[in-house]
RNA sequence: GCAGAGUAGACAUCCGCGCGUGAAGUGUCAGUCGGACGGGGAGUUGCCGCUGAACGAAAAGUGUUUCACUUGCGGUGCAGAUGUCGCAUCCCGCUGC
Numbered sequence: 001g002c003a004g005a006g007u008a009g010a011c012a013u014c015c016g017c018g019c020g021u022g023a024a025g026u027g028u029c030a031g032u033c034g035g036a037c038g039g040g041g042a043g044u045u046g047c048c049g050c051u052g053a054a055c056g057a058a059a060a061g062u063g064u065u066u067c068a069c070u071u072g073c074g075g076u077g078c079a080g081a082u083g084u085c086g087c088a089u090c091c092c093g094c095u096g097c
Base pairs, nucleotide, nucleotide: 001097002096003095004094009085010084011083012082013081014080016078017077018076019074020073021072028053029052030051031050033049034048035047039092040091041090042089059071060070061069062068063067
């Protein structure tokens, strides 16, 4: 000098167990808010969380009917499998030549 590997995480599909359907969650917006971001350092307008606000939905059936179950529904939660993408960016490092 050239090439390459590796994180958190994101998305898709499948599977399992739940939650909601008396509306939480998801999504959207806001904030003198918090946190994390390859092995090391720095770190965003990106990511996650928290708080607040507005918006907003698919129920049906059965039974022993204050309830339970079944089938659905929700841009639903968690865990697993497979695949794809992937340090925003900067500096250094690692592997091979």